[in-house]
RNA sequence: GCCGGCGUAGCUCAGCGGUAGAGCAGUUGAUUCGUAAUCAACUGGUCACCCGUUCAAAUCGGGUCGCCGGCU
Numbered sequence: 001g002c003c004g005g006c007g008u009a010g011c012u013c014a015g016c017g018g019u020a021g022a023g024c025a026g027u028u029g030a031u032u033c034g035u036a037a038u039c040a041a042c043u044g045g046u047c048a049c050c051c052g053u054u055c056a057a058a059u060c061g062g063g064u065c066g067c068c069g070g071c072u
Base pairs, nucleotide, nucleotide: 001071002070003069004068005067006066007065010024011023012022013021018055026042027041028040029039030038048064049063050062051061052060
């Protein structure tokens, strides 16, 4: 230099056009003499960024950035 994959909650990841989710973590409550464990509820998101397509974009197209891999 060329090609490909990935970027979503604090962490690990689902979701592939039509209301953004799970587990863990966090907070509160219940339970306990107390702690842990367990149970319930809650909180937490610029879907990396910009532009475009569309009635509608996390999802499709182009570009930028970052990470990983391959080729030279």
The RNA shown here (transfer RNA) has 72 nucleotides and comes from a bacterium. RNAcentral holds the sequence, with entries from ENA.